[in-house]
Molecule: small-subunit ribosomal RNA
Organism: uncultured bacterium
RNA sequence: CCCUUAGAGUUUGAUCCUGGCUCAGGACGAACGCCGGCGGCGUGCCUAACACAUGCAAGUCGAACGGGGAUAGAUUGAAGGUUUACCUGAUAUCUAUUCUAGUGGCGGACGGGUGAGUAACGCGUGAGCAAUCUGCCUUGUACUGGGGGAUAACGUCGAGAAAUCGGCGCUAAUACCGCAUAAUACUAUUAGAUCGCAUGGUCAUAUAGUCAAAACUCCGGUGGUACAAGAUGAGCUCGCGUCCAAUUAGCUAGUUGGUGAGGUAAUGGCCCACCAAGGCGACGAUUGGUAGCCGAACUGAGAGGUUGAUCGGCCACAUUGGGACUGAGACACGGCCCAGACUCCUACGGGAGGCAGCAGUGGGGAAUAUUGCGCAAUGGAGGGAACUCUGACGCAGCAACGCCGCGUGAAGGAUGAAGGUUUUCGGAUUGUAAACUUCUUUGAUCGGGGACGAAAAUGACGGUACCCGAGGAACAAGCCACGGCUAACUACGUGCCAGCAGCCGCGGUAAUACGUAGGUGGCAAGCGUUGUCCGGAAUUAUUGGGCGUAAAGGGCGCGUAGGCGGUUUUGCCAGCCUGAUGUGAAAGCCUGGGGCUUAACCCUGGAAUUGCAUUGGGAACUGCAAGACUUGAAUCAUGGAAGGGAAAUCAGAAUUCCAGGUGUAGGGGUGAAAUCUGUAGAUAUCUGGAAGAAUACCGGUGGCGAAGGCGGAUUUCUGGCCAAUGAUUGACGCUGAGGCGCGAAAGUGCGGGGAGCAAACAGGAUUAGAUACCCUGGUAGUCCGCACUAUAAACGAUGUACACUAGGUGUUGGGCCGAGUGGCUCAGUGCCGAAGCUAACGUGAUAAGUGUACCGCCUGGGGAGUAUGCCCGCAAGGGUGAAACUCAAAGGAAUUGACGGGGGCCCGCACAAGCGGUGGAGCAUGUGGUUUAAUUCGAUGAUACGCGAGGAACCUUACCUGGGUUUGACAUAUACUGGAAUGUUAUAGAGAUAUAGCAGCGUAGCAAUACACCGGUAUACAGGUGCUGCAUGGCUGUCGUCAGCUCGUGCCGUGAGGUGUUGGGUUAAGUCCCGCAACGAGCGCAACCCCUACUGCCAGUUACUAACAGGUUAUGCUGAGGACUCUGGCGGAACUGCCGGUGACAAACCGGAGGAAGGUGGGGAUGACGUCAAGUCAUCAUGGCCCUUAUGUCCAGGGCUACACACGUGCUACAAUGGCCGGCACAGAGCGAUGCAACACCGCGAGGUUAUAGCAAAGCGCAAAAAACCGGCCGUAGUUCGGAUUGAAGUCUGAAACUCGACUUCAUGAAGGUGGAAUCGCUAGUAAUCGCGCAUCAGCACGGCGCGGUGAAUACGUUCCCGGGCCUUGUACACACCGCCCGUCA
Repeated sequence: CCCUUAGAGUUUGAUCCUGGCUCAGGACGAACGCCGGCGGCGUGCCUAACACAUGCAAGUCGAACGGGGAUAGAUUGAAGGUUUACCUGAUAUCUAUUCUAGUGGCGGACGGGUGAGUAACGCGUGAGCAAUCUGCCUUGUACUGGGGGAUAACGUCGAGAAAUCGGCGCUAAUACCGCAUAAUACUAUUAGAUCGCAUGGUCAUAUAGUCAAAACUCCGGUGGUACAAGAUGAGCUCGCGUCCAAUUAGCUAGUUGGUGAGGUAAUGGCCCACCAAGGCGACGAUUGGUAGCCGAACUGAGAGGUUGAUCGGCCACAUUGGGACUGAGACACGGCCCAGACUCCUACGGGAGGCAGCAGUGGGGAAUAUUGCGCAAUGGAGGGAACUCUGACGCAGCAACGCCGCGUGAAGGAUGAAGGUUUUCGGAUUGUAAACUUCUUUGAUCGGGGACGAAAAUGACGGUACCCGAGGAACAAGCCACGGCUAACUACGUGCCAGCAGCCGCGGUAAUACGUAGGUGGCAAGCGUUGUCCGGAAUUAUUGGGCGUAAAGGGCGCGUAGGCGGUUUUGCCAGCCUGAUGUGAAAGCCUGGGGCUUAACCCUGGAAUUGCAUUGGGAACUGCAAGACUUGAAUCAUGGAAGGGAAAUCAGAAUUCCAGGUGUAGGGGUGAAAUCUGUAGAUAUCUGGAAGAAUACCGGUGGCGAAGGCGGAUUUCUGGCCAAUGAUUGACGCUGAGGCGCGAAAGUGCGGGGAGCAAACAGGAUUAGAUACCCUGGUAGUCCGCACUAUAAACGAUGUACACUAGGUGUUGGGCCGAGUGGCUCAGUGCCGAAGCUAACGUGAUAAGUGUACCGCCUGGGGAGUAUGCCCGCAAGGGUGAAACUCAAAGGAAUUGACGGGGGCCCGCACAAGCGGUGGAGCAUGUGGUUUAAUUCGAUGAUACGCGAGGAACCUUACCUGGGUUUGACAUAUACUGGAAUGUUAUAGAGAUAUAGCAGCGUAGCAAUACACCGGUAUACAGGUGCUGCAUGGCUGUCGUCAGCUCGUGCCGUGAGGUGUUGGGUUAAGUCCCGCAACGAGCGCAACCCCUACUGCCAGUUACUAACAGGUUAUGCUGAGGACUCUGGCGGAACUGCCGGUGACAAACCGGAGGAAGGUGGGGAUGACGUCAAGUCAUCAUGGCCCUUAUGUCCAGGGCUACACACGUGCUACAAUGGCCGGCACAGAGCGAUGCAACACCGCGAGGUUAUAGCAAAGCGCAAAAAACCGGCCGUAGUUCGGAUUGAAGUCUGAAACUCGACUUCAUGAAGGUGGAAUCGCUAGUAAUCGCGCAUCAGCACGGCGCGGUGAAUACGUUCCCGGGCCUUGUACACACCGCCCGUCA
């Protein structure tokens, strides 16, 4: 200077935190699934270092050598032929070229492969060798003289199946061996100089001794020997670094060292003899497991973590193990020997082999390629060279295995085509997408040309790259996903099935989560999945975490090693800082530039390589050395407080027991009892005695101790602490892994002791049971001594030490000042609290604040403090301490609710106090159950059950049986067709229906025809009381007419949330007042509305009648009146307004006055936010599904009315406060035209009759009110109670009363004598009791809804039951206690 740091889902009703799990990213020598056009560059057995057929992978040199062969030439000329001089030409020699089995030289130690072994000087890095070697190569100096004896080949003989071997004989060399010469080589001796890190090195003098060689030649050279030097390569040594396990703690005998000798190129126990007894180890030896190491690769912001394929460096290995030989170099992949295993050959005697070289085969495996071409290039071996060899290498082949690039067309194109999908049926979408028009040709294809790579020649690749031309959009797109995380949605199918799923989780009939389709998103010749690594993960935290309650402080102390350490001076320079030098290979990464059309890839320059080493300098800090200091620490001296520890002695109270006295029937115990004890005298009481254990009061968030812990008194011994002042030592300190000691209770061993208490045990209770809680007993034990044990919620759940950082208020022990109670200070011990900290709770000088030092401990829950190993223990057990497997949580703190056999306050016919019922009887009615062809359906704790239904004989009706019908009983529309509509008759039939007939002819138009209406045919459609109230609207029940439920702004809290709304009073009330970080507001409460109670004004008919008048036997009967009652409209009145008291000077409450009414006057309507997936798809509406000659529709009959039974709600009773008979009085509210019906007459009556009066009603009618009251009878009885049941006869409604109506009369006269457990209603005009009316309705009311008459009792009070409100508390509940959850069994 540049670059650089991302989160999300999931625990909860919600929140914050802790904490795990999971995801998004990148990478791969990959594999699998689906799909697949081209090219470039790379990569390709990760598994069995398993076994290998076949071919190839290391040879070369004839210019080292002797032979042998071939060819050519020359010479020779046996023999033959014949033209006698030629021909053919054997043999031999020479020359040239060439081939090469052997000897010899160099190379087979390189190159290539693999990673088994190895935790090591193996590797990395940096040094060292004064302890070393180095072929070929380079440079330099000197030399290369002269001899000798062999031996392969070869010949011959022989053995053997073969491999191969043996005997004899011949021969060469750059093969082998002496000799000569020789030094600055080596060795010994020697006079010196000089240097160094020790041994010692280097230079140098002199003498003596020792050691060399090879030749070939094309005549240019090429070789050979010795020495010196270089370069390269190798060997050895050392510092530092290099995985896991301590459930591996001790290891070691050549072990450690020395001396001597041996060995090596060289040091060295490397080896040997002797001597000594060492050496290593918590700074982790030894042992076990795993592993080739590195440059680098991947990831990461980095620090790190992981990996060690390809490429490069090093190491190790070559079938397994061992060994050496040769050589410069090996203990040697394609050499040798031995042993083992395996394979092959064999004539059974014996032999041969080693792909972890390149291909290839079998095998293993999820998985990894051709038995290719070429030495053209690069490199290597040999050679003087030509050249030969080279599975190194260069290329090609196979594989989407990876990276990179390209293509599958481009532009225009709206009728927004068709088709698909969807739909609210309008449309939307696929979609400019296609078609169509115009254009282009990269790749693939065909034809033509045709390289670079090669410096003279030489090209495997290759007729390749590349270029030109041709034709035609032509031959070239898939995969995954679409609930959230996470970009992308609909339909259908399925129905907790099939399936999905990375986590959370989807699927049980409306699935954006399964499957399919359409659409969409993402990537793209690939896309997904799986596996592995890093990241996210600050989730091992050096950077960069924690431990009061989430996981985590050792039970406490003493103290070893270690770590850390006060003030000051001087020195050193190890750490530290800085400069320089060397090194940190290349490749890679980063960066500048360049080359392939681009990129990947490649070339080139730089940077970087944070490291190590050497060296110069600095001296603040740490360290080290020396010296000094006093404040840390300690010691001495003076005083002080204390349940500190140990031992001995003593004391009183209590308990139990023993003995005795008094005394009599119980005692004891409990919720209540019983076991137990007592007339053999208990309990009680008195006296005396014995025993053991524990120490009331004082006594206190008071004291002491390290912790555990310590409590009567005295004495002895002993430890620690505090204060003040002075002196002394002079950092002597802090912490503390291991180690050692102490360590409650229980428990163990031995010996004592044993009063009380009391595990176990026994009995009695309780209970469904009660191996418990309660009671009666009772043994270990508790106590003492000695010895073990070593654990506790051993807790302040808070390690130790030191320093610093507001205060206030108690208390213990000292000291100082002041003298009045007070003030200051040190050491403890409490409470409150500031800042700060904390997830919050909280903590807060006794820190959980701010820092320092050291130790211990934690890393999701369960499994588990378990198993195993080891250690300790007499045992019980303790210490250390896993894994498999399993879950997506487990957890902390706080919040809001709900809940509690928690608390406080308060209310309600909630209890209590009362009155009357239900539950028993009979009947009515509803329900369950049962039955049935059907007994239609729904409602079913409270909140279903005289409920939907305010009225099932048909109808209703939805059910059943049977008979019909199919555009339909009903609606709309179109087309065709017939007919007015309509009324009516007959026949068949159970009817629906069918057939036939009669009457009848709408409006407009001349007519055709059109319109209206009724039929028929056809098509769209109708229809469904079929399903889903858990898809819904609406309506309703309930908590509950309970007083609550919320919001805005502000404030508090990280947040959920709180505050307000809590508190003090008060109220029926979140009603009001006061207070208050709240101030206001909304929905509820109340009021406004209706009825009722009093009254004023107005009005006055059908109601009323005081006065006046008329009239009647009598009556507002009539005139009249508007006073009264009444009717009905508008007002008034009541507001705690007034007085007194209480209260806080409030709100309000209590009492009183006045008033028709008094504190909401009484009643009604009115039902907050919400709860119960409450009820209703059968009132209605409605999504989806289902039926469509039926699940629609019409008709007849039946059923909903059944009946061993059970329940709910009612009626009537059981009687004398009554029943019956007779007499007689007083309401209110309603209803009436398909109606109410008077009067009269008939009937015992229900009712009927006639002609009808009156009334659309303050007019007439229903209509009689009943209980009450008066009189009489009945006399406690199954009755003069009660009326069921049944018989007979009737009445009424209605087409029709059989199934199945109501009522009447006569007769019959059942149960029932006040109702078990249990349970309901009601607080005043209420309960109780009495009748009246209305709706529904043809008829049918004991039900429902209303109305009035008569008209009580009781409420001390809030302990209890039920429900509710507010505050508070606990919670592991939140589907909220009908919760959650534990154990056993299946």